Overview
A computed fold for an 83-nucleotide RNA from an Acidobacteriota bacterium, annotated as c-di-GMP-I riboswitch aptamer. Of the family's consensus pairs, 95% are formed in the model. Rfam family: c-di-GMP-I riboswitch aptamer. From the family's description: GEMM was predicted in a large-scale screen for bacterial structured RNA regulatory elements. Its family is annotated with cyclic-di-GMP binding in the Gene Ontology.
[in-house]
């Protein structure tokens, strides 16, 4: 350089929950907090789970717009260098 991913180093995000704010809602931003995390960086391609509304169906199930990247899969870009 690849590919790995240490009882190693230096560093980085930040679960849950508290608080102010957007949103009809899923849940999203800002402070604080620190469960975890070798990509918990970054892309809604592809599955999943999800929320409203609107058809449409009326116990399954479909379609449009919407969320979740700390579901999982892929693509991109990165710190270190033991086996």
């Nucleotide at each position: 350089g690849c590919u790995c991913g240490a009882c190693a180093a230096a560093c980085g995000c930040a679960c849950a929950c508290c608080u102010g704010g957007g949103g009809c809602g899923a849940u999203c931003c800002g402070g604080g907090g620190c469960c975890g995390c070798a990509a918990a960086g970054c892309c809604g391609c592809g599955g999943g789970c999800u929320c409203u509304c609107g058809a449409g169906a009326c116990u399954c199930a479909u379609c449009g717009a919407g969320g979740c990247g700390g579901c999982c899969g892929g693509g991109c870009u990165g710190c270190c260098g033991a086996a």
The sequence was found by an Rfam model in a public genome assembly.